[in-house]
Source information: The prediction has a mean pLDDT of 90. c-di-GMP-I-GGC riboswitch aptamer from a Myxococcales bacterium, 75 nucleotides, folded computationally.

RNA sequence: CUCGACAAGAGCAAACCCCGGGCGACCGGGGGACGCAAAGCCACGGGACUCACUGAGUUAGCCGGGCUACCGAAA
Numbered sequence: 001c002u003c004g005a006c007a008a009g010a011g012c013a014a015a016c017c018c019c020g021g022g023c024g025a026c027c028g029g030g031g032g033a034c035g036c037a038a039a040g041c042c043a044c045g046g047g048a049c050u051c052a053c054u055g056a057g058u059u060a061g062c063c064g065g066g067c068u069a070c071c072g073a074a075a
C1' cells in the first nucleotide's frame, strides 16, 4: 500500500413522524434505525428523477471515477 476481522473504540443514519425551505425532484433541523468500512467530500462519465423545459435543477444511501480519512487480525 492492497485488504477488511463474530477485533476494539468511535462515526453516519433508510423508511416513517414532526417543524421549516423549494413549483418540483429534493434539501435543512429534531425524533427514529433499515443499513453503511468511506453511507466523509466532489455532479467528471453513465443511470434515475423534477420543472417556470432552446434550458435549469435533484440524487454522492444507483454505479463508475477523483480527493481525503479512524482502527489493524489474517492474507
Base pairs, nucleotide, nucleotide: 002075003072004071011036012035016031017030018029019028020027021026034061040067041066042065044064045063046062047059048058049057050056051055

Description: The source organism's lineage runs through Bacteria, Pseudomonadati, Myxococcota, Myxococcia and Myxococcales. The model forms 95% of the base pairs in the Rfam consensus.